Source information: RNAcentral holds the sequence, with entries from SILVA. A computed fold for a 1548-nucleotide RNA from a bacterium, annotated as small-subunit ribosomal RNA.
[in-house]
RNA sequence: AGGGUUUGAUCGUGGCUCAGGACGAACGCUGGCAGCGUGCCUAACACAUGCAAGUUGAGCGAGGGACAUGCUCCUAGUGGGCAGGUCUCGAGCGGCGGACGGGUGAGUAACGCGUGGCUAACCUAUCCGGCAGUCUGGGAUAACCCUGGGAAACUGGGGCUAACACUGGAUAUACCUAUCUAGUGAUGGCUAGGUAGGGGAAAGGGGGGUGACCUGAAAGGGUCACCUACGCUGCUGGAGGGGGCUGCGUCCUAUCAGGUAGUUGGUGGGGUAAAGGCCUACCAAGCCUAGGACGGGUAGCCGGCCUGAGAGGGUGAGCGGCCACACGGGGACUGAGACACGGCCCCGACUCCUACGGGAGGCAGCAGUGGGGAAUAUUGGGCAAUGGGCGGAAGCCUGACCCAGCGACGCUGCGUGGAGGAAGAAGCCCUGAGGGGUGUAAACUCCUGUUGAGUGGGACGAAAGGAGCGGAGGGUAACUCCUCUGUUCUGUGACGGUACCACUCGAGGAAGCCCUGGCUAAUUGCGUGCCAGCAGCCGCGGUAAUACGCGAAGGGCGAGCGUUGUCCGGAAUGACUGGGCGUAAAGGGUCUGUAGGCGGCCUGGCGAGUCGAGGGUCAAAUAGGCUGGCUUAACUGGUCGAAGGCUCUCGAUACUGCUGGGCUUGAGGGCGGUAGAGGCUGGGGGAACGGGAGGUGUAGCGGUGAAAUGUGUAGAUAUCUCCCGGAACGCCAGUGGCGAAGGCGCCUGGCUGGGCCGCCCCUGACGCUGAGGGACGAAGGCCAGGGGAGCGAACCGGAUUAGAUACCCGGGUAGUCCUGGCUGUAAACGAUGGGCGCUAGGUGUGGGGGGAAGUAGGAUCCCUCUGUGCCGAAGCUAACGCGAUAAGCGCCCCGCCUGGGGAGUACGGCCGCAAGGUUGAAACUCAAACGAAUUGACGGGGGCCCGCACAAGCGGUGGAGCGCGUGGUUUAAUUCGAUGCUACGCGAAGAACCUUACCUGGGCUUGACAUGCAGGGGUCAGCACCCUGAAAGGGGUGUUCCCCUUCGGGGGGCCCUGCACAGGUGGUGCACGGCUGUCGUCAGCUCGUGCCGUGAGGUGUUGGGUUAAGUCCCGCAACGAGCGCAACCCCUGCCCCUAGUUGCCAGCGGGUGAAGCCGGGGACUCUAGGGGGACUGCCGGCGAUGAGCCGGAGGAAGGGGGGGAUGACGUCAAGUCAUUGUGCCCCUUAUGCCCAGGGCUACACACGCGCUACAAUGGUGGGUACAGAGGGGACCGAGGCCGUGAGGCGGAGGGAAUCCCAGAAAGCCCACCGCAGUACGGAUUGCAGGCUGCAACUCGCCUGCAUGAAGCCGGAAUCGCUAGUAAUGGCGGAUCAGCAUGCCGCCGUGAAUACGUUCCCGGGCCUUGUACACACCGCCCGUCACACCACCCGAGCUGGGUUUGCCUGAAGUCCGUGAGCCAACCCGAUAGGGAGGCAGCGGCCGAGGGCAGGCCUGGUGAGGGGGGUGAAGUCGUAACAAGGUAGCCCUAGCGGAAGCUGGGGCUG
Repeated sequence: AGGGUUUGAUCGUGGCUCAGGACGAACGCUGGCAGCGUGCCUAACACAUGCAAGUUGAGCGAGGGACAUGCUCCUAGUGGGCAGGUCUCGAGCGGCGGACGGGUGAGUAACGCGUGGCUAACCUAUCCGGCAGUCUGGGAUAACCCUGGGAAACUGGGGCUAACACUGGAUAUACCUAUCUAGUGAUGGCUAGGUAGGGGAAAGGGGGGUGACCUGAAAGGGUCACCUACGCUGCUGGAGGGGGCUGCGUCCUAUCAGGUAGUUGGUGGGGUAAAGGCCUACCAAGCCUAGGACGGGUAGCCGGCCUGAGAGGGUGAGCGGCCACACGGGGACUGAGACACGGCCCCGACUCCUACGGGAGGCAGCAGUGGGGAAUAUUGGGCAAUGGGCGGAAGCCUGACCCAGCGACGCUGCGUGGAGGAAGAAGCCCUGAGGGGUGUAAACUCCUGUUGAGUGGGACGAAAGGAGCGGAGGGUAACUCCUCUGUUCUGUGACGGUACCACUCGAGGAAGCCCUGGCUAAUUGCGUGCCAGCAGCCGCGGUAAUACGCGAAGGGCGAGCGUUGUCCGGAAUGACUGGGCGUAAAGGGUCUGUAGGCGGCCUGGCGAGUCGAGGGUCAAAUAGGCUGGCUUAACUGGUCGAAGGCUCUCGAUACUGCUGGGCUUGAGGGCGGUAGAGGCUGGGGGAACGGGAGGUGUAGCGGUGAAAUGUGUAGAUAUCUCCCGGAACGCCAGUGGCGAAGGCGCCUGGCUGGGCCGCCCCUGACGCUGAGGGACGAAGGCCAGGGGAGCGAACCGGAUUAGAUACCCGGGUAGUCCUGGCUGUAAACGAUGGGCGCUAGGUGUGGGGGGAAGUAGGAUCCCUCUGUGCCGAAGCUAACGCGAUAAGCGCCCCGCCUGGGGAGUACGGCCGCAAGGUUGAAACUCAAACGAAUUGACGGGGGCCCGCACAAGCGGUGGAGCGCGUGGUUUAAUUCGAUGCUACGCGAAGAACCUUACCUGGGCUUGACAUGCAGGGGUCAGCACCCUGAAAGGGGUGUUCCCCUUCGGGGGGCCCUGCACAGGUGGUGCACGGCUGUCGUCAGCUCGUGCCGUGAGGUGUUGGGUUAAGUCCCGCAACGAGCGCAACCCCUGCCCCUAGUUGCCAGCGGGUGAAGCCGGGGACUCUAGGGGGACUGCCGGCGAUGAGCCGGAGGAAGGGGGGGAUGACGUCAAGUCAUUGUGCCCCUUAUGCCCAGGGCUACACACGCGCUACAAUGGUGGGUACAGAGGGGACCGAGGCCGUGAGGCGGAGGGAAUCCCAGAAAGCCCACCGCAGUACGGAUUGCAGGCUGCAACUCGCCUGCAUGAAGCCGGAAUCGCUAGUAAUGGCGGAUCAGCAUGCCGCCGUGAAUACGUUCCCGGGCCUUGUACACACCGCCCGUCACACCACCCGAGCUGGGUUUGCCUGAAGUCCGUGAGCCAACCCGAUAGGGAGGCAGCGGCCGAGGGCAGGCCUGGUGAGGGGGGUGAAGUCGUAACAAGGUAGCCCUAGCGGAAGCUGGGGCUG
């Protein structure tokens, strides 16, 4: 710090996702030790049991116990009683403390918390300092005793008694009232002091000491005084603690917009420690709110913690501060303090006890239990330490705390050993079989001893306290005493016999988890076969899976490792730091204007913002620096310090602000001009159209792709005249003008808005923007009333079509028009908010002003202001593009965006008559959606150009019969493959057996074939023969091995047995090599360097010409090059040279019935070698003087002479595992091998390729002429003979320019046939033959005779061919025993036509559009059907929350009353009365309950609605290419559905 993922690729936008860190965690697998931390996040659910707050006898009165003493009793005892004493326990009265400590986070959006202030509006027990005091009386009451009630809890009555309990009086500053003085402050006041009046205190007991007195025999006890310490009272100050007020800060929601009745303020009163509407009565009508009141939801807040570079985001466990709560709710009492966790009262729910009358209880203290939950511990030890309460102290209490236990929950440290040890054991894995890996790893050798086990030693934490002896200080008259201190003795540890140390033993007890396709570090084998499974995202799995499972190996971390969840980060993906809005999501339809925000030049003042300096504070802990302590670390001690926040003081005054004065440039005004479809309203006009009347006129008109519906002889259309009507205004007209936008177009009058120019006269910042608000706002639509010519949703017809609810045609209603009102939308677009300033130019055009030369003229030119276009510098942009009319550079203000779908939907609100508008979600779902550009492909887009592509022409196919192939069907098998073009007379260039791969049956098992090893054989095997059998096979008889030899033997062949292995036309051509088809003999396909582009990529290769050609020329940011094209090769056409047999024969000679037959010849033909020839070379024209094209000459041949061979990068997972090779898989007495027979030849059909025909350009008979290229030895086979013939006999010649196959046929000549299913046609069938072959039944070919079928030129459709071609005629060859209509070749005869490129098919180049890229056989929309999911509505049903009114109303405070009751004080001897109080009663308020209603929110609901999702359902084809009717937006109507149509708008 980034990465993966949208595409064929690219850049951008944008979401999703990963790597990091963290955790009070949980889950899975695993688990040695120690230290330090940490541990109910859920049910503020319910709780058994124990413990968690007491203490004080030096406050008080009883009581019990022990001991010693004295007295006493008698049962004479370790006995009982009494007295005082010492020690001790201790209920009760009293004091202090139970308001701290400990828990929890429910509630709370609040002065609750944080931070800074204020309190002149307050309180404070205990503690500290100061001042003063502590005098004098009184009456009760618990305990206790007696007695009553009750099951209990508890309680009534009577009687006695004490106090530091209660209480009267005295004195006293405080305090209150009045008043005076001084000081001070902030207006209220505060401080100090004086006077008068009012007014209120106290508590003592103990220990000890001294002294005195009393008592006692003594021990001792008592009283008083003083001293001392501890207390008590009043006042005052402090410290610490608290109450109250306040500035600022503190979550989400506006689909919560208005809220409020004690509400806001005042006055009087009440209340409190205290201000206050805190409470109350009365008066007034205020108060809060868009800077978000009120409501709803959620939440304890903070120091901090986690993350982050930071800003920020998240969080609020543990530790610390504050708050709130203590079963739910209400209430007060006591007290310094509470509205009180382990107090009280009441209501409620729940649990428990009960004798049913009534009671008891509150773990959110520590443990613990149940429950809930993914999940969170011991009913432990100790007060030794720290801290707290009480006490004078000792001490007691303390689940605070200190420790221990449990849990890898976290952090940290340590260990599971160390060194040596093979070119490297075994096992396991892989292997191209050699080897490689695990791996120095192990074994083994030598060590060590952390940890472990054992034995022994053994802490720190402890200082206090107590006692003794000293010292100093305080106090006193003095001592005791008090405080501090020195020293000696004593003395306290839960943890714990722990840490730690020493010794002994001994490598001995201690490693796992995740991952290995990319991101992301780490790869192989097997298994599996879209199965099982994986998966964070992209995605893996379909028979060779580095992605599943297992193994091996490797990578990572390590007592842990993974997973899940959550938070921050990455995410600049809410952007303050730090984003955007033309087309990606995003500018409001337009203007006006409120609040708000922002604001020109000069100058004075102030000093709020701002800046500087200093003070206060922001607790501690945490974090950071430094430095210590535990062996280290974690952990922890000490110390230092900001940045920043709030606040105070002082200072500065540039900028902002506030305020005063001035200015003119912003803005506005004045005067003078000026253009214009700007708006509203009145009047007028012509063209066209429709209608009416009349005239002329006749057979149609109209309409379309073509038609029809329609209209017309009752006279249309056409044409003329006149009249009526409504709507819209041609040309001018523009790339033009005006307006804020919507929008505005004949002429003219009236009213009216805005702009621009000139003058530079006036005002003097008056400005810009603008949340809400207001106004305007195309078309359509709505309401009411008019109007209605044309057009025209709906609707009705006619066509089209598979259908046609459309496109086309004929009609046609709303509507379109006017008036008044409503709707308020749009592709309301420049898809670009408004304002101001700044930043090169060029060129049009509208309006105005100025100038120069100049003109017939303002025609032209220059400058300038203001509009409106185009092109462009810089710059910007993802690119496209924008570019003074910015999308550039800046400032100000507003609106808006944050992945796609769901959805502009639902619900709610507001608006509307309605249609609907506006505001505007979520669940769920996807890993994308999207912009621009690139390369392709495609288009019922365009341009240019090719090809037997069409056209022109000739002949066919499709119909018939037959042959062959294929599909299908059949079959035991009909072996297999080939399947649009590019399978189908294809693999087959030869299926009767064989072939043969198939079927049936019979057999073989080291095999029919190869190699090796081991053992054996000479009887084997080979050869001949016999038996059996369909054969294969099985059985038998006879006979025989080879070479070398040192004669022992060795080698070889063959065979047998056994083992390795053979064999497979079994599978996979979607694992492959090779070969092939096709586009296509098309002209293309690329590279290097350079240049352009962010990039994909482009350029080159495009362009202008030209060509068969990317062929060549020219041009050009390209310059070159490669594979293709062409040429080089072969055949053929002309000539020449060489050569002359088997070929040839002109001349010479010989010769025959004839014949190159012979001598001979090389001239010719020919043969087969070599060479020449053609190059646009020459001439003319065209063209750029080019390439080249056209014409001509010459030439056998002319612009590539004709034909062949030759096939670029690539495409089709094209074809072939059955030619062969080959990976993997499969079979192994069979899926191998042998054999016989059968099948591949089947046949109701369908298709393809052919043959033969349908006839007279023919058929038949007879005669007759001329080829080329081939083949021939198990072969071709002549002449001759036989047969009608196929053929036979026979064998000359020929391994072939010699001989043979071999007669070429069409043709030509003569003759017949005469249009007929024929003298056409030959299928089919019968009979008789021939040939090959072991064998022609299934199933060959041929011959003769007989038979003579369909067929009379072929529907839709379709094929070939452009010249020696088509057509037509025959000939040869391969294969082959035989079998040819097929295939491969050969020659003969030998045409027609091409205007042309519109159309069909295929192709090339350029261009355009694209939503395609598996690439149009693409993509894709909507209804319907099925399944699942979430949501909305819904008669309702049912919870929760909240609220209004009324009724009722506990406890309790307060107010009133108080005839009942009452010790203290007063009067009074008493009785009684007074003062004061209590109960009771009344009242206000009041938790809760009840009744009625409202609002918010959840669950559920027959049914209804759309939506999403779901490999292969239905209907259509809407969109993407002009998508076949351009699309889209708003609106209205209509339609199974996409959608169609109307109106207006947009160009995307």